[in-house]
RNA sequence: GGCGGGAUAGCUCAGUUGGCGAGAGCGUUCGGCUCAUACCCGAAAGGUCUGGAGUUCGAAUCUCCAUCCCGCUA
Numbered sequence: 001g002g003c004g005g006g007a008u009a010g011c012u013c014a015g016u017u018g019g020c021g022a023g024a025g026c027g028u029u030c031g032g033c034u035c036a037u038a039c040c041c042g043a044a045a046g047g048u049c050u051g052g053a054g055u056u057c058g059a060a061u062c063u064c065c066a067u068c069c070c071g072c073u074a
Base pairs, nucleotide, nucleotide: 001073002072003071004070005069006068007067010026011025012024013023019057028044029043030042031041032040050066051065052064053063054062
């Protein structure tokens, strides 16, 4: 240099052919349980979906460009 994959909550990730109000587990906070802590149960907070542009009535999802990470190859 060429090709392929990836970037979504603090962390690990899902999101099936574009559309219900963007989710799960762990973590955090609060409450319950307990003499108390842990476990367990319930609830809540937390997201410019890497950035920009385009297509569309509508984009995390499709197209293009850029940045970063991983792999293969010359």
Predicted 3D model of a 74-nucleotide RNA (transfer RNA) from a bacterium.
Its Rfam family is "tRNA". It is annotated as a transfer RNA.